[in-house]
RNA sequence: CUCUGAUAAGGGCAAACUAUCCGUAAGGAUAGGACGCAAAGCCAUGGGCCCCUGGGUAGCUAGGGAGGGGGGUCGCCAGGUUGCCGGA
Numbered sequence: 001c002u003c004u005g006a007u008a009a010g011g012g013c014a015a016a017c018u019a020u021c022c023g024u025a026a027g028g029a030u031a032g033g034a035c036g037c038a039a040a041g042c043c044a045u046g047g048g049c050c051c052c053u054g055g056g057u058a059g060c061u062a063g064g065g066a067g068g069g070g071g072g073u074c075g076c077c078a079g080g081u082u083g084c085c086g087g088a
Stems, first nucleotide, its partner, number of pairs: 002088004012037002017032006035075001041081003045078003048073006
């Protein structure tokens, strides 16, 4: 430096759920809590999904709804970047 996570040590993170707060919402923060995780560290760049807004054509009692705009999710996937330990 590359590949790898079967075994081991020291550690790390923390789903659901609960409480409080923030947000129209998706969702987020903190505390508790552990389902899991070898990048479940970081970056919304591409795709996916979710929320809000909006409302072309057709249709229409209504509901709904394409493109567009804004936002969320990195614990959905890809990409970028940094990194501990063991093994080869």
c-di-GMP-I riboswitch aptamer from a Chlamydiota bacterium, 88 nucleotides, folded computationally. The source organism's lineage runs through Bacteria, Pseudomonadati and Chlamydiota. The prediction has a mean pLDDT of 81. The sequence was found by an Rfam model in a public genome assembly.